[in-house]
Context: one part of a larger RNA
RNA sequence: GGACGAACGCUGGCGGCGUGCCUAACACAUGCAAGUCGAACGAAGCUUGAUUUCAGAUUCCUUCGGGAUGACGAAUGAUAUGACUUAGUGGCGGACGGGUGAGUAACGCGUGAGCAACCUGCCUUUCAGAGGGGGAUAACGUUUGGAAACGAACGCUAAUACCGCAUAACGUAUAUUUGCGGCAUCGCAGAUAUACCAAAGGAGCAAUCCGCUGAGAGAUGGGCUCGCGUCCGAUUAGAUAGUUGGUGGGGUAACGGCUCACCAAGUCGACGAUCGGUAGCCGGACUGAGAGGUUGAACGGCCACAUUGGGACUGAGACACGGCCCAGACUCCUACGGGAGGCAGCAGUGGGGGAUAUUGCACAAUGGGGGAAACCCUGAUGCAGCAACGCCGCGUGAAGGAAGAAGGUCUUCGGAUUGUAAACUUUUGUCUUUGGUGACGAAGAAGUGACGGUAGCCAAGGAGGAAGCCACGGCUAACUACGUGCCAGCAGCCGCGGUAAUACGUAGGUGGCAAGCGUUGUCC
Numbered sequence: 001g002g003a004c005g006a007a008c009g010c011u012g013g014c015g016g017c018g019u020g021c022c023u024a025a026c027a028c029a030u031g032c033a034a035g036u037c038g039a040a041c042g043a044a045g046c047u048u049g050a051u052u053u054c055a056g057a058u059u060c061c062u063u064c065g066g067g068a069u070g071a072c073g074a075a076u077g078a079u080a081u082g083a084c085u086u087a088g089u090g091g092c093g094g095a096c097g098g099g100u101g102a103g104u105a106a107c108g109c110g111u112g113a114g115c116a117a118c119c120u121g122c123c124u125u126u127c128a129g130a131g132g133g134g135g136a137u138a139a140c141g142u143u144u145g146g147a148a149a150c151g152a153a154c155g156c157u158a159a160u161a162c163c164g165c166a167u168a169a170c171g172u173a174u175a176u177u178u179g180c181g182g183c184a185u186c187g188c189a190g191a192u193a194u195a196c197c198a199a200a201g202g203a204g205c206a207a208u209c210c211g212c213u214g215a216g217a218g219a220u221g222g223g224c225u226c227g228c229g230u231c232c233g234a235u236u237a238g239a240u241a242g243u244u245g246g247u248g249g250g251g252u253a254a255c256g257g258c259u260c261a262c263c264a265a266g267u268c269g270a271c272g273a274u275c276g277g278u279a280g281c282c283g284g285a286c287u288g289a290g291a292g293g294u295u296g297a298a299c300g301g302c303c304a305c306a307u308u309g310g311g312a313c314u315g316a317g318a319c320a321c322g323g324c325c326c327a328g329a330c331u332c333c334u335a336c337g338g339g340a341g342g343c344a345g346c347a348g349u350g351g352g353g354g355a356u357a358u359u360g361c362a363c364a365a366u367g368g369g370g371g372a373a374a375c376c377c378u379g380a381u382g383c384a385g386c387a388a389c390g391c392c393g394c395g396u397g398a399a400g401g402a403a404g405a406a407g408g409u410c411u412u413c414g415g416a417u418u419g420u421a422a423a424c425u426u427u428u429g430u431c432u433u434u435g436g437u438g439a440c441g442a443a444g445a446a447g448u449g450a451c452g453g454u455a456g457c458c459a460a461g462g463a464g465g466a467a468g469c470c471a472c473g474g475c476u477a478a479c480u481a482c483g484u485g486c487c488a489g490c491a492g493c494c495g496c497g498g499u500a501a502u503a504c505g506u507a508g509g510u511g512g513c514a515a516g517c518g519u520u521g522u523c524c
Stems, first nucleotide, its partner, number of pairs: 001524004006520005013394006019387002021352001026350003030347003035092003040089002043086003047082001050079001052075003059068003099305003108230008118222002123218007131165001133163002140155006171196011201210003231277003238268003243265008280302004284295004307328005330341004358384001360383003366380001367378004397427004407418004431465001432461006441451001468513005473494003479508005489496002
């Protein structure tokens, strides 16, 4: 000198764009952050109203008894029908998005390869198919337990829920065989035989559409393996028994001591094993002429974690932040028998701290989930609020103006300086204030904007509302007076202060930067 997620002191006009718990991965009141589909299903509720019953205006016929017609109205909810709502069964999504950096020195990350050792819902594409049956169960009803959370028994019912059977290959497994290829095991393509395995319907008048099943290919996403790189300590020198390898079972989507039984005795290490400390890694960022050093906030990629530890279930995918089970700590409710909870999501609270914001608006846009769609959900996101925290831009007037005014300060008392500075004259209107108008962002035929009556534009008013901070001995740009008297104090280093202090304090003046200026901390 530069930089900062900064803090502190003094000061503070505006706008744009960013950024904002670095500390206690401390504890959390409250609200919201993941739902959706009635075009999978039964049921319930509400409404529409055909039918039915009562009542019967009007009109017609009449043998005057009555018959036919049946408007307006009232009731019913058995049967048919349409709209809407939904607790439950069922499907898809809650594995994404969002947060944090505790752990991790590791194939975790980066980079480059490999898988003849693998999986992949939704999506694209191709081929083939969907025949015929069955038994349940929630909801619901009855009874009943419990303070509650939540149950129990019996009975009834549906499905795109569940289960057999049929069909069966280009699938899987085994065996035989042909060709081609390779990288040890082998791979690919074809033929034959045997065995095994599918399915679901819904909407619509219909056309058709959305789904369903098996198989091939693709895309996307993941899993695994390897080469190289990846902090400090030797005042850590030996470490290791599933340890190293083999055979055989098991397990996995898959290779593998991944796991188990048996066998062998290996394996790593001064090219630093093991142990200890520290730490998420990278693209990048800061600095530097570069080499390098430091760093990993924000944004993007990967990883890990979700009160602590462990475990699996479901599923294409989790060993799952707002799922389940167990144990621990903590908090809460309780009728003492037993239950409930998890902000490192967004706000917010307490605490810690030098220190870090609103319990805001909207799904209008972008994106995501569900749905045929309408649409619903979305603290992702878009915006607004707070903070000079940072960067950038603008303003606080401009031109003229010497009686060089007054006042202040200094003075050798002559004057000098503040100083064209002010006053004063002319002028402008950026910002500001008021009024009017008023968007783009909306993709479109139309409708649809949280931001927002915002930005912008027009008009009017009036210099009016807007300058401080630090320094002035040398380094280092900028000096005098007074006060103080080794005191009070200053100080980055050298050093100032003991009676004329340009170094302390105040004032005037001057220098520097400027809505900031200084100080402190950290890095280069």

This is a predicted structure of a 524-nucleotide part of an RNA (small-subunit ribosomal RNA, 5' domain) from an uncultured rumen bacterium. Its Rfam family is "Bacterial small subunit ribosomal RNA". Rfam links the family to the GO terms ribosome and structural constituent of ribosome. The prediction has a mean pLDDT of 83.